[in-house]
Formats: sequence, C1' cells, structure tokens
RNA sequence: CUCGAUACUGGCAAAACCGGAGAAAUCCGGUGACGCAAAACCACGGGUCCUCCUCCGCCGCAGGCGGAAAGGAUCGCCGGGUUGCCGAAG
Repeated sequence: CUCGAUACUGGCAAAACCGGAGAAAUCCGGUGACGCAAAACCACGGGUCCUCCUCCGCCGCAGGCGGAAAGGAUCGCCGGGUUGCCGAAG
C1' cells in the first nucleotide's frame, strides 16, 4: 500500500412513530436500529425523485393530462474527488 477479523476503542443510524420547515421531492429535532469501514465531506458524471415559477401541446377547459426549459432533492443508488479510526490473517 492492498485488505477487512465472531479483534479493540469509539462512531453513524434505515423503516416506523411524534414535533417542526417546505408547493413537493425531501430536510431538521426526538424516539428507534435495518444496516454501514468511510452510512464522514463534495451534486463533478450517470441514475432516480419533485414542480412554486416560465413556455408548448392535448382534452370532456373554474380544471385535468403530457412535454420542454430551469430550478430543487438524494452522497444510505452507482462512479469519481477530498479527508480519516483500528490492525489479525493474506
């Protein structure tokens, strides 16, 4: 360096429920642990999700549906980048 053990010391916290923020995706706090060796950080590439606002099309037009653009969300979807605890075997 690679690697990751029924090891050590600590750490994080899915779903669900409660409270709060938001138009939504989702986020924050609490309870709670499914899991995680980067489940720490960065939306850089891809994916997925959302639509307050703008534009276009369609319909059975107080509305609904579809699309575009733009913006947003997710790093616990994958890849990439940065940083990092412990140390058996190979």